[in-house]
This is a predicted structure of a 74-nucleotide RNA (transfer RNA) from a Nitrososphaeria archaeon. Rfam family: tRNA. Rfam's curators write: Transfer RNA (tRNA) molecules are approximately 80 nucleotides in length. RNAcentral holds the sequence, with entries from ENA.
C1' cells in the first nucleotide's frame, strides 16, 4: 500500500441481507420473600447505533470519506 470482518445500553451481543416506534441477557437501583444474606419474584433504570457528509417522506440499516480494533496479502 491492497483486501476482508467488526464498532449498537456499564458489559456480552441481536437487529443491517429486505429502510418504517432501537432490543435481549447480565448489571445497577427500589420493593417483595427471609431472623438475615444469597437465590427467586415484581418494578424501575438504561443509547450522539464510532465520526462526518449524501440519498430518501423516513437511515443503526443504502452510498461516499475518515477514525479505531482484528485477520490476510504484498
Nucleotide at each position: 500500500g491492497g483486501g476482508c470482518c467488526g464498532g449498537u445500553a456499564g458489559c456480552u451481543c441481536a437487529g443491517c441481507u429486505u429502510g418504517g416506534u432501537a432490543g435481549a441477557g447480565c448489571g445497577a437501583c427500589a420493593g417483595g420473600c427471609u431472623c438475615a444474606u444469597a437465590a427467586c419474584c415484581u418494578g424501575u433504570u438504561g443509547g450522539u447505533c464510532a465520526g462526518g457528509g449524501g440519498u430518501c417522506c423516513g437511515a443503526a440499516u443504502c452510498c461516499c470519506c475518515u477514525c479505531c480494533g482484528g485477520c490476510c496479502c504484498a